Model confidence (mean pLDDT): 81 of 100. The RNA shown here (small-subunit ribosomal RNA) has 1524 nucleotides and comes from a Candidatus Parcubacteria bacterium. The RNAcentral record of the sequence draws on SILVA.
[in-house]
RNA sequence: AGAGUUUGAUCCUGGCUCAGGAUGAACGCUGGCGGCGUGCCUGAGAUAUGCAAGUCGAGCGAAGUUUAUUCGAUCCCGCAAGGGAUUGGAUAAAUUCAGCGGCGGACGGCUGAGUAACACGUAGGAAUCUGCCCCUUUCUGGGAGAUAGCCCCGCGAAAGCGGGGAUAAUACCCCAUAGUUCUGGCCUCGCCAGAUAAAGGCCUUCACCGGCCGGAAAGGGAUGAGCCUGCGUCCUAUCAGGUAGUUGGUGGGGUAAUGGCCUACCAAGCCUAUAACGGGUAGCUGGUCUGAGAGGAUGACCAGCCAGAGGGGGACUGAGACACGGCCCCCACUCCUACGGGAGGCAGCAAUCAGGAAUAGUCGGCAAUGGGCGAAAGCCUGACCGCGCGACGUCGCGUGUAGGAAGAAGCUCUAACGAGUGUAAACUACUGUGGUAGGGGAAGAAGACCCGCAAGGGUUUGACGGUACCCUACUAGAAAGGAGCCGCUAACUGCGUGCCAGAAGCGUCGGUAAUACGUGGGCUUCAAGCGUUAUCCGGUUUUACUGGGCGUAAAGGGUCGUGUAGGCGGUUUGGUAAGUUAUUUUUUAAAUUUCACCGCUCAACGGGGAAAAUGGAAAUAAUACUACCAAUCUAGAGUUAUCUUAAGGGAGAAUGGAACUGAGGGAGGAGUAGUGAAAUGCGUUGAUACCCUCGGGAACACCAGUGGCGAAGGCGAUUCUCUAGAAGAUGACUGACGCUGAGACACGAAAGCUAGGGGAGCGAAGCAGAUUAGAGACCUGCGUAGUCCUAGCCCUAAACGAAUGUCUGCUAGCUGCAUGAUGUCAGCGUAUAGCUAAUAAUAUUAUUGUUGGCUGUAUGCUGAUUUCGUGUGGCGAAGGUAACCCGUUAAGCAGACCGCCUGGGGAUUACGACCGCAAGGUUAAAACUCAAAGGAAUUGGCGGGGAGGCACACAACCAGUGGAAUAUGUGGUUCAAUUCGAGACGAAACGAAAAACCUCACCAAGGCUUGACAUCCUAUGGAAAGUUCCGUGAAAGCGGAACCCUCCGCAAGGACCGUAGGACAGGUGCUGCAUGGCUGUCGUCAGUUCGUUCCGUGAGGAGUGCCCUUAAGUGGGACAACGAACGCAACCCCCAUCUUGUGUUGAAUCUAUCACAAGGGACUGCUCCCGCUUUAGCGGGGGAGGAAGGAGGGGCAGACGUCAAGUCAGCAUGGUCCUUAUGCCUUGGGCUACACACAUAUUACAAUGAAUAGAACAACGGGCAUUGCCAACGCGCAAGCGUGAGCGAAUCCCUUAAAUCUAUUCUCAGUGGGGAUUGGGGUCUGAAACUCGACCCCAUGAACGCGGAAUUGGUAGUAAUCGCGGAUCAGCAACGCCGCGGUGAAUACGUUCUUGCCUCUUGCACACACCGCCCGUCAAACGAACAAAGUCGGAAAUAUUUGAAUCCGCCCCCCGGCGGAGAGAGUAUUCUUGGCGAUGAGCGUUAAGUCGUAACAAGGUAUCCGUUCUGGAAGGAGCGGAUG
Repeated sequence: AGAGUUUGAUCCUGGCUCAGGAUGAACGCUGGCGGCGUGCCUGAGAUAUGCAAGUCGAGCGAAGUUUAUUCGAUCCCGCAAGGGAUUGGAUAAAUUCAGCGGCGGACGGCUGAGUAACACGUAGGAAUCUGCCCCUUUCUGGGAGAUAGCCCCGCGAAAGCGGGGAUAAUACCCCAUAGUUCUGGCCUCGCCAGAUAAAGGCCUUCACCGGCCGGAAAGGGAUGAGCCUGCGUCCUAUCAGGUAGUUGGUGGGGUAAUGGCCUACCAAGCCUAUAACGGGUAGCUGGUCUGAGAGGAUGACCAGCCAGAGGGGGACUGAGACACGGCCCCCACUCCUACGGGAGGCAGCAAUCAGGAAUAGUCGGCAAUGGGCGAAAGCCUGACCGCGCGACGUCGCGUGUAGGAAGAAGCUCUAACGAGUGUAAACUACUGUGGUAGGGGAAGAAGACCCGCAAGGGUUUGACGGUACCCUACUAGAAAGGAGCCGCUAACUGCGUGCCAGAAGCGUCGGUAAUACGUGGGCUUCAAGCGUUAUCCGGUUUUACUGGGCGUAAAGGGUCGUGUAGGCGGUUUGGUAAGUUAUUUUUUAAAUUUCACCGCUCAACGGGGAAAAUGGAAAUAAUACUACCAAUCUAGAGUUAUCUUAAGGGAGAAUGGAACUGAGGGAGGAGUAGUGAAAUGCGUUGAUACCCUCGGGAACACCAGUGGCGAAGGCGAUUCUCUAGAAGAUGACUGACGCUGAGACACGAAAGCUAGGGGAGCGAAGCAGAUUAGAGACCUGCGUAGUCCUAGCCCUAAACGAAUGUCUGCUAGCUGCAUGAUGUCAGCGUAUAGCUAAUAAUAUUAUUGUUGGCUGUAUGCUGAUUUCGUGUGGCGAAGGUAACCCGUUAAGCAGACCGCCUGGGGAUUACGACCGCAAGGUUAAAACUCAAAGGAAUUGGCGGGGAGGCACACAACCAGUGGAAUAUGUGGUUCAAUUCGAGACGAAACGAAAAACCUCACCAAGGCUUGACAUCCUAUGGAAAGUUCCGUGAAAGCGGAACCCUCCGCAAGGACCGUAGGACAGGUGCUGCAUGGCUGUCGUCAGUUCGUUCCGUGAGGAGUGCCCUUAAGUGGGACAACGAACGCAACCCCCAUCUUGUGUUGAAUCUAUCACAAGGGACUGCUCCCGCUUUAGCGGGGGAGGAAGGAGGGGCAGACGUCAAGUCAGCAUGGUCCUUAUGCCUUGGGCUACACACAUAUUACAAUGAAUAGAACAACGGGCAUUGCCAACGCGCAAGCGUGAGCGAAUCCCUUAAAUCUAUUCUCAGUGGGGAUUGGGGUCUGAAACUCGACCCCAUGAACGCGGAAUUGGUAGUAAUCGCGGAUCAGCAACGCCGCGGUGAAUACGUUCUUGCCUCUUGCACACACCGCCCGUCAAACGAACAAAGUCGGAAAUAUUUGAAUCCGCCCCCCGGCGGAGAGAGUAUUCUUGGCGAUGAGCGUUAAGUCGUAACAAGGUAUCCGUUCUGGAAGGAGCGGAUG
């Protein structure tokens, strides 16, 4: 770090799956040792038994026991002294049980049910308390009365309780004291008044004093606890409104303390889209796992906090609890009981049952650490320390080490040679981790106590454990498995099985050669473990903050038109310092993680240290940017004025002409209408067509245009009225007023709905006619809603621009259109100025008027053109894109905001909610199921798509087939068998160039078993082998007899044969879908590729496309191509012509013929004309020459490939099967059957003929050493026979060719056409012609009179027609096949159509490639979810009834009473959630069910969207829309 999987291949999108790590795990197989950890994740289910909280006699009284001392009493022994026993009292010491009293049972230990909360985390805060502990100050005086224990009595089964009597204290009470504290007052320097304490014990001493431990008051500290606040903390909007102590205030109460914490009164607030309220789930954190990180998941063990103690409620005590091993009450459960009543709480340690896939000992010890009590000794401590069980995890070690064969055996494979297991084993030498035995043997121990002034001295303490460890001896001994081996993914073979059994994480594997199933061998990998399952993270950028998208793949809302919240926001100055930045301080518990160091032999593990803890808070500083405040500006935006422009923008009213239709009239007379063709329809009651008049409704031809307007939907006759917006020019003004926009509001084609009108045409539904297998359709005729208007709903479309949200800025251009502005030029017009000419009048050097010319100015119109806006098109740079394509109107480069997507199906769905009159719309899941679904482009193939071209493909012509008879082959049927194969073209006169036996594979019967055939071995026999005969038999065979007297070698021996046995032979048995080889076919069609280069991300493309041309990818031109290969052509063979040579068997002669051989010759080479853009090229027409002229005719030769085409029966061959038979031999039969169907042929139907007689002209071939071809002659009607010459062949024979020609007969008829069938007689071959041969003769004389639908061949020496030869072969089914020559035509306008093919292009949902793909109903099986009458549970709320303990208030001397709150229980209603559910409707899945054929090609009616109606079903039709 990636990989597999959609496709024929490609790129992309997109899901699924895998490789990694982890675990409080479980399961399967296996299991040697030790260290360190860890172990009920499920029923917060129930628990027998034992233990887990006590301690203090130095607070107190009493009782008992023991010991000692002492004082008695009684008894016994003893003369006595004295001794012993029992017993009573006192004192002392020790000790025990219970009690009063003190401290501790609020810690420690367990669990995670509840809790979405100030519970937790983090950072802060003020209105508090705090036993034991520490510091400081002061005090500790006096007195009184009780009560347990104890004694007596009573009740009770017990638990326990009641009454009476006596008693103690560090228990309790009173008094005193008070510079503190508290309360009140004055006034606050302080003063006054009131209230408030206590306990003693021990040591020492004769006693006091003193010491220690206590006690009280007050202040401070430390620790611990309570309270408040900011920020953070899961999913759900198919939960949108919630709340009455609710929010706030005042007074009061309450608490250690603030506060609606509680109460009375007042006000009506408070929370919420930055998610209130509700529902679901959940202890939180340090951390843990994973990850590159950001994140995601998680909260076992260890540590901090919280919560809980069978469920619920409550208070008491206390410094602290509303208290796990305390109390009271209710509920459930269990136990005891004398039935009256009582007792209990393992989520402490062990243990038991249950549940579960699943989790341990009713162990030892207080030695250590820690805790409680005590002055202390000490006691208690299931906290803790240890041991035990479990491969549950992790770390470490071992199961040996060295040598040892060209390599044992066994096993496996094998090409049978060998290879592998494999130095592995055996065997030899060695070592001793471990094991066994023996010996030694810890650390963990510090303290504590006693003595002592002190220094110091002494005594004593170990559960683990005789453990760890050390030494010695012996022993290779007890110690290796699991999974995998097709790809991903390291690792291959044999056998078995045969879509079966099975495997599988995904892709997939298995249908007779499975590296994928099962098993053996081998191999790979990990290893005391290995696999599987489950879960989490990763890979996955597959929720994208880091780090994705939305034209066509999923995804832009119909318009986002107006606009709220929100987000974002132009210029300049000043201020502030919230964000931001810097520095400092503090905090972020420890453990964990990281780094180095150290200690266990190493490691795991542990110890001390550093860093980190990315966060919070505070202080100080900075001020660029953002923000806020104050001011400024005009470039954004807007207002206004003047002016201009264009328009199907909207609403209303009026008017118009064409067409249509109806009515009336006229005229007219047979059809009309309609279609692919028809029919229904209309029409002699007068239609259609024509003319006139009148009425009606709807829509507005031409103009008309990728032209205009509008936000979109949409808008088209004309005029008027009202009205919105846009663009341009020039001023003035406001001064950021802006952009976007969740919700919200508005508009929104067509269809549809409601009510009222209207109704010409069109026209869902409906009725008819056609078509069709059917036709609920397409076509036709009618036709209702509707289409139109008014008012109101509906709210959806492929509501789309090229499936493209709005706004702003930036980034080359070229060229149109519309509209506006602008400058210049030209022309025309008007006005005017100057100069000049003419003329008229007046006046006479002049003035004025008129007319013309030139120049200028202003202005208007028209045209051309420049520039600048706005809108709308086409093409294109950069850039983008998966590609297609987009490209200043972006899909480019950026910014702002909104909407939406996250595999396909289920699902435009269900449920719920909202809207609607309804139809329905909006919002919107899950179970289940698949490994894909999809986009763009590529190559093919295909199309009832297009273009060009070719072919006897059609057309034209000739002759046929299909009809008849026969032959042959095939199917079918039959049979004992009719052996097998071949099946559209490309099987069917095919394998078969010869089935009577043989062939032969089939059938029946009879035989043989090492075999008919090959090689070898063993044993045995033999005068090798061979020949003849006999019996039996159908033969094979079986049995027997005789003859022969032997081969090679010097020899040993060998060869050979028989018999028996063994290896093996044999198989036309199976698989052509295991194969080789060969063949067919597309197709002699012109195609198929390669190298380099270029284009494309790539598959691929270019080259090979285009234009012209060709029979041709033949050639030329141009060209991102340049060359080349296999095909084409040519080379080769035959024929046609010539030359040369040779010359037998040929040539009677000849430069001839003929034969053989070698060469020449033809190449657009010459010439004229025409055409193409052609001078060099190509095509066409003509000519010359030539035997032949444009490939001269024919053959051979078949590219890459296709059809799992054909052949295992020609041959070869893997595998498999049979082995006294599926082998071999024999006889006979069969392959030749026969109702029928098909195919290929022959002969015919006649006069272009038949018959008879005569006459003429070929070529290719074949022929015996063993049986051949056979002349001539003879015989026979003939087939043939006899005899017999020649020839192993250019010599001889087959061998007379026939059609043809000449002559005659026949005369259109089933005829003298035809020659099937049958009878008789023969010939030949052959052992043998019955089944089953051919031929000859005589007789017989069938169908058939040119053939329906349909269909075949042929373009020239061809078709047609005529005969001849050969192979196979004894003979023959041959009319077949392969060749040979003779005679010898007709026709082609042309490429519309049919078939096939080539190239280009287009569409495709096909790629097994249209014989493709694929849709829906119905029928069947299975599955999950939905609805559903109902039914059974859970949770909650409200109302009401009842109400324990307890608390509060009031009353009360006491006892007690009353009121309120209150767990729980009951009733009613509501809401919510879950289980089951007859049946219903749809959905999904399932190799070969039914009906159709809707979609993909123009899919045969273009498809699709919305809507309405309708139909077995896909679907069809109407209206509007889209082009995908």
NCBI's taxonomy places the organism under Bacteria, Bacteria candidate phyla, Candidatus Parcubacteria.